[in-house]
RNA sequence: GGGCUCUUAGUCAAAUGGUAUGACGCGACGUUCGCAACGUCGAAGUGCGGGUUCGAUUCCCGCAGAGUCCA
Numbered sequence: 001g002g003g004c005u006c007u008u009a010g011u012c013a014a015a016u017g018g019u020a021u022g023a024c025g026c027g028a029c030g031u032u033c034g035c036a037a038c039g040u041c042g043a044a045g046u047g048c049g050g051g052u053u054c055g056a057u058u059c060c061c062g063c064a065g066a067g068u069c070c071a
Stems, first nucleotide, its partner, number of pairs: 001070007010024004018054001026042005047063005
């Protein structure tokens, strides 16, 4: 320098055009003499900028970052 893949909550992973889901973690409450475990509820997310579309996490372009291969 070039090819390919990826970027979603504090972490890990789904969703692939139509109100973004789950697990762990976190907070509150219940239970206990107390802790843990368990149960209920809750907060928290689509890397940045454009384009297409009635509608974009999804499709297209650019940028940034990460991984991998080639030179």
Record summary
The RNA shown here (transfer RNA) has 71 nucleotides and comes from a Candidatus Micrarchaeaceae archaeon. It was read from a public genome assembly. Rfam family: tRNA. Rfam classes the family as a transfer RNA. NCBI's taxonomy places the organism under Archaea, Nanobdellati, Microcaldota, Candidatus Micrarchaeia, Candidatus Micrarchaeaceae. The coordinates come from a structure-prediction model, not an experiment, and the mean pLDDT is 83.